[in-house]
This record gives sequence, structure tokens and C1' cells, in this order.
RNA sequence: UUGAUAUAAAGGCAAAACUGCCGAAAGGCAGUGACGCAAAGCGGAGAGCCUAAGGUGCUAACGCACUAUGGUCGUCUGGUUGCAUCU
Repeated sequence: UUGAUAUAAAGGCAAAACUGCCGAAAGGCAGUGACGCAAAGCGGAGAGCCUAAGGUGCUAACGCACUAUGGUCGUCUGGUUGCAUCU
């Protein structure tokens, strides 16, 4: 430097749940906690999925439908950086 991820992991991350805070919600952050993870590092770029404050339409009203500019990278693809082992 190229390719691969069968075994293993020094070091690392941390699901659910609970508590607090932020948020309209989805969700996020922190603590506790470990279901798992070889990129469960980074970045919402494409698709998917979640939510619908605002907007639009309908309704006598309650409300309903649609909508992302809000989220999710621990759904997948692609981008990028890196560890270990083999080559």
C1' cells in the first nucleotide's frame, strides 16, 4: 500500500428501563444501566421510517387529511476517517 472480515479484543461505544433537563411532538442531552456493536466513529447526501409546530384543504364546531423546513446514521445505500487480525 491492496484486498478481506473467520476467530479473537488492549482500548472503545452503549439498547431497553428509570431519573432530571430541552422540545409542539418525534426525538435529543446528562446520570444510572448493558441489549448488543469491528465502525453502534463522523456527516442527514439518497432511500426508508417517525413526528406534524407552522402551513394548506375540509368541517357549524370538535376535529380530520396532506405537508419537513423537525428528527432517526443502533433501518439500508453511498461518502469520509480510524482500530485489530489475516493477506